[in-house]
RNA sequence: GGGGACGUGGAUUAGUGGAAGAUCGUUCGCUUGGCAUGCGAAAGGCCACGGGUUCAAUUCCCGUCGUCUCCA
Numbered sequence: 001g002g003g004g005a006c007g008u009g010g011a012u013u014a015g016u017g018g019a020a021g022a023u024c025g026u027u028c029g030c031u032u033g034g035c036a037u038g039c040g041a042a043a044g045g046c047c048a049c050g051g052g053u054u055c056a057a058u059u060c061c062c063g064u065c066g067u068c069u070c071c072a
Base pairs, nucleotide, nucleotide: 001071002070003069004068005067006066007065010024011023012022013021018055026042027041028040029039030038048064049063050062051061052060
């Protein structure tokens, strides 16, 4: 320098055009003499950034940045 994959709550990730979900973690409550387990609830995401297409974009297209990887 060129090719490819990925970027979504604190962590690991699902979702590939029409209300953003799960597990773990965190907080609160119930249960206990207390802790753990169990049960219930809540908070936490401008979906890497900018632009385009569309009535509508996490999703499609272009560019940028970052990480990983292949070739030289």
Transfer RNA from an archaeon, 72 nucleotides, folded computationally. Model confidence (mean pLDDT): 83 of 100. It matches the Rfam family "tRNA". Rfam describes the family as follows. Transfer RNA (tRNA) molecules are approximately 80 nucleotides in length. Gene Ontology term of the family: triplet codon-amino acid adaptor activity. The family's RNA type in Rfam is transfer RNA.